[in-house]
Context: one part of a larger RNA
Formats: sequence, C1' cells, structure tokens
RNA sequence: CUGGGCGUAAAGGGCGCGUAGGCGGCCUGCUAAGUCGAACGUGAAAUCCCCGGGCUCAACCCGGGAACUGCGUCCGAUACUGGUUGGCUUGAAUCCGGGAGAGGGAUGCGGAAUUCCAGGUGUAGCGGUGAAAUGCGUAGAUAUCUGGAGGAACACCGGUGGCGAAGGCGGCAUCCUGGACCGGCAUUGACGCUGAGGCGCGAAAGCCAGGGGAGCAAACGGGAUUAGAUACCCCGGUAGUCCUGGCCCUAAACGAUGAAUGCUUGGUGUGGCGGGUAUCGAUCCCUGCCGUGCCGAAGCUAACGCAUUAAGCAUUCCGCCUGGGGAGUACGGUCGCAAGGCUGAAACUC
Repeated sequence: CUGGGCGUAAAGGGCGCGUAGGCGGCCUGCUAAGUCGAACGUGAAAUCCCCGGGCUCAACCCGGGAACUGCGUCCGAUACUGGUUGGCUUGAAUCCGGGAGAGGGAUGCGGAAUUCCAGGUGUAGCGGUGAAAUGCGUAGAUAUCUGGAGGAACACCGGUGGCGAAGGCGGCAUCCUGGACCGGCAUUGACGCUGAGGCGCGAAAGCCAGGGGAGCAAACGGGAUUAGAUACCCCGGUAGUCCUGGCCCUAAACGAUGAAUGCUUGGUGUGGCGGGUAUCGAUCCCUGCCGUGCCGAAGCUAACGCAUUAAGCAUUCCGCCUGGGGAGUACGGUCGCAAGGCUGAAACUC
C1' cells in the first nucleotide's frame, strides 16, 4: 500500500465562505505525456526455480537453461485519461416578470399582565402548604376603584405552518438588507462539485467596561420535612437574566444521519408559485416545479427501522473510527483577562 466501517454497537467536523489539492457535461481536429503492442539494448556474479552431474546420501558444490515481472532507445496503436484547437447547451451563472416568509440590522409605537408609588372605599385578616410555620397586616394589609412610574415578555392568530447554512427567528409600523421559489427561456458558454490549511458565524452559562433592573432567580438567610436534609416544599433574596461595546467558542450544537450529482413501484396531508378544465364567481377536479409531514413496494439493515427528504443503486471530495478503564487526563504547543478551549498520549489494569 491493500481491508472493513461511521442513525442506535467505536466513528459525520456545530455551521458557512473559500485557498491549495482531488474530481469533472456533449461534439470535433491535432498531439501522443499517461495507457497498450512489436523490435533492439540493458537488467554483473551469486541467490530463487527447472534439467543434468560430483562428494557413499543430504546439506554443500559444479555445468546448462529459464527467470530477473525493471529501465532505456526506436517504430507503431489512439478507445479512455491528460494537453491543445474550434464548436454546443442539458450543468452553472446572469437578465426580465411575479408572489410567499417569526431570514438579518436599526428606529419608533401599542395593549394585556406582574411589581412598586400616590389617593379613594373598606376592616381583620392575608398569604402559603400534604399539613404548617417563617413572612405581610390596626403605623390599616389582603380585596376593590382611579391616577402614575418602570422593566421584561409579546395571549388569541399559531399550525407534524413558514424562514434561515447552522446557532436560531414570533405584537405593530417604517427604513436598510441577505437568500430561496415560480414563470419567461433573453444572455454567457462548463464558468462546475468538494474542500486539508485559512477566514467568518456560532444557544445557554461565564468574563471585562458602562448602563438598566419589573418579574424570575444560582449563591445566601429563614421556615418546614427528616434519624440527618448542606435537597425536594414554603417565605425572602444577590449575581445573573435585559441594553451598548468587547471577549469566551462549548452543547443530547441531534435527523445522534457530511456535501454534491444521477437513477429507482406507489398512496395520502400540508405550505409557495404556475398550467388546464368546469364555473357568473367563490371553489372543486386534473396536472408541472419547489418545500415540509405521515404510511408504505423493491432493495437495504444485526435488529429496530430506512424507504424519491434513503439508512436503496452508483460516482466525486472532505471529516472521522479501530476493545473497556486509565482519559478527553498528563506533558508539550497554541488560543484566552480568567474560567477554560483546541490539539492529545503512556505506564498500569481487565
């Protein structure tokens, strides 16, 4: 080098953009590097293999043959790969016309509710639990009405519904802005796929600086429970949760399923756009493309299950696995303010 794998057994990188590299559509001419064939040269001897022979046999030795699968030169072949010429449109991209969407950023606005403050009514309880107590309340609480303050989150609509690469995104309006889809088939003419490094994004918690702070709530205090109760339950409550700027870079970052392309019986629901048909119309029916679910054929699978959104049949590229523990530890390197992250062993043991 060759092998087998990665939904749940060990194993898909959290996600994207993209460098090198690897791989790459149809037709045509040239070339002949890869590839294939012939000839010639070379491929020391010994060794290995075959035949024969010599030591009484063998090991060993001698002679002959084959072989040395390689390399070089030259001649030839041209299907495929490569290089190059010219062309093509189906891959890809652009353009035009449409509609859908919690996609992203910024600003402003709105109502319900909780809490607090002021005032009115009103009086002895309220609250909480399995039951209680701590707690709040005659300095007037709870309840109820009016007014005000402030922060956070947006009921119904709301949906195995939508959008986004992933993380994720949900009140309303305006501005800025990304992507996808459908229709036209106008333009370019393979411009493509993947992607080691690299760069960017990346829930929550956490960190730094400055603000903010209603509710909730690690830590902490108290009341209960209990043999104990550093808990579960209750009363409080600070970081934090929120905003701006800067870090951190992890996750059951999950579909536990990398990306791309082609092919392979069906049924049914739903979202977006289009065509046809019936209809005055709403709308029903048939049908094309894209997305998202369910059930299932062949096939696959250890089974469970997957099944045109594949875990089926194939190709390309990347990542990863190789018994359990030790251990995602130690050491070193690197990144970070820190917490720690990334990379990542061995002894020993079963």

A computed fold for a 350-nucleotide part of an RNA from an uncultured Acidobacteriota bacterium, annotated as small-subunit ribosomal RNA, central domain. Model confidence (mean pLDDT): 89 of 100.